Predicted 3D model of a 100-nucleotide RNA (Glycine riboswitch aptamer) from Rhizomicrobium sp. Rfam family: Glycine riboswitch aptamer. Gene Ontology term of the family: glycine biosynthetic process. From the family's description: This family represents the bacterial glycine riboswitch. Lineage of the source: Bacteria > Alphaproteobacteria > Micropepsales > Micropepsaceae > Rhizomicrobium.
RNA sequence: CGAUCCCUCGCGGGAGACGUCCUCCGAAGCUUUGGCGAAGGAGGAGGCCGAAGGAGCAACCACCCGGGAAACUCUCAGGCAAAAGGACCGCGAAGGAGAU
Numbered sequence: 001c002g003a004u005c006c007c008u009c010g011c012g013g014g015a016g017a018c019g020u021c022c023u024c025c026g027a028a029g030c031u032u033u034g035g036c037g038a039a040g041g042a043g044g045a046g047g048c049c050g051a052a053g054g055a056g057c058a059a060c061c062a063c064c065c066g067g068g069a070a071a072c073u074c075u076c077a078g079g080c081a082a083a084a085g086g087a088c089c090g091c092g093a094a095g096g097a098g099a100u
């Protein structure tokens, strides 16, 4: 000098799944002034999704226990208007490691 890799940051992209049921609150509106109450909010139940995180394993290693990847599987967590988040991808920057 340096392919490549790791971490962080910035920018851009980035999927899936509920017009379900119940209860309560409830601006507007209605009202016999007691309340009712589309929208919306909270809680619960059921259903569903798979791309934060988490867990499981085939070959193989070991041959007692065990270890063992993923975009696969599970769905604990998370999520099911938008926003946010988002595995992952591209570009750029700082730092670190570093084959030949």
Base pairs, nucleotide, nucleotide: 004097005096006095008093009092010091011090012089013088018046020045021044022043023042024041025040029036030035047080048079049078053076054074055073056072060067061066